The prediction has a mean pLDDT of 85. The RNA shown here (transfer RNA) has 74 nucleotides and comes from a Candidatus Moraniibacteriota bacterium.
RNA sequence: CGCGGGGUGGAGCAGUCUGGCAGCUCGUGUGGCUCAUAACCACAAGGUCGGCGGUUCAAAUCCGCCCCCCGCAA
Numbered sequence: 001c002g003c004g005g006g007g008u009g010g011a012g013c014a015g016u017c018u019g020g021c022a023g024c025u026c027g028u029g030u031g032g033c034u035c036a037u038a039a040c041c042a043c044a045a046g047g048u049c050g051g052c053g054g055u056u057c058a059a060a061u062c063c064g065c066c067c068c069c070c071g072c073a074a
Base pairs, nucleotide, nucleotide: 002072003071004070005069006068007067010026011025012024013023020057028044029043030042031041032040050066051065052064053063054062
């Protein structure tokens, strides 16, 4: 080289098949509660979805090429 799986906030993952505002859990911050901490409750910040191009009114999602990670075979 061949085959399969994966890349989405700090972490772990959905969402892709069937294109239409970027979601969940944990974590973080602020406030509440408490004598206090944890737990619990409320709110907030943080991602232009691995890169480049194409199709489209519109792309995380469809198409092409490339990069990286894991596994199988050799």
Rfam family: tRNA. Rfam links the family to the GO term triplet codon-amino acid adaptor activity.